[in-house]
Formats: sequence, C1' cells, structure tokens
RNA sequence: CUAACAACUGCGGGAGAGUUCGGUCUGCGAUGGGCAUGACCGGCGCCGAAGGAGCAACGACCCCGGAAUCUCUCAGGCAUCAGGGACCGCGUUGUUGA
Repeated sequence: CUAACAACUGCGGGAGAGUUCGGUCUGCGAUGGGCAUGACCGGCGCCGAAGGAGCAACGACCCCGGAAUCUCUCAGGCAUCAGGGACCGCGUUGUUGA
C1' cells in the first nucleotide's frame, strides 16, 4: 500500500404482507341504529430479511456431520409514524499476505 478474514457497533441504505371481521374500552350521537381515534382480546387471511427448525451434494457408513436470499412458519411481523430488519457500502481495530 493492496487484498482477504474477524471484531466493533460508529454512519448510511434496506423489502414483503389486511388501516380484514367481531367484541370491549374512550369520545360524539341517541328511542335506536351508528360514526371517529387509538388500545386490548378473539377469528380468518397473509409475509418472510431478527431469531429458530429442516434438507442436497459430499464425508462417513452404526449413529451422524452437512449451506443458503431454498423450505417451514414455533417465534416475529402485515395503513402512516416509530421500532425491528438478513444483506450491502463506508469507517476503526486486529490477523494474514505481497
């Protein structure tokens, strides 16, 4: 100096899927039906890029080991905002190499 790997969490980017149905609470209306906002609970539908689980080739050949942006969806998530977010880029440190 450059490249690779690892760590840090420092900065930036970062998708998908119902503002669905019912009930309760809050406010308005009120004979009643209902309307608005958000929260909670339940049902059905859906997403996949936190996490988790499964497997091919191959190795071994008793068991088993064995990857993912594949599959499953336990968890998580599904208007906006917020949060989370695999992964990518930059930065710093360390190791290796020339």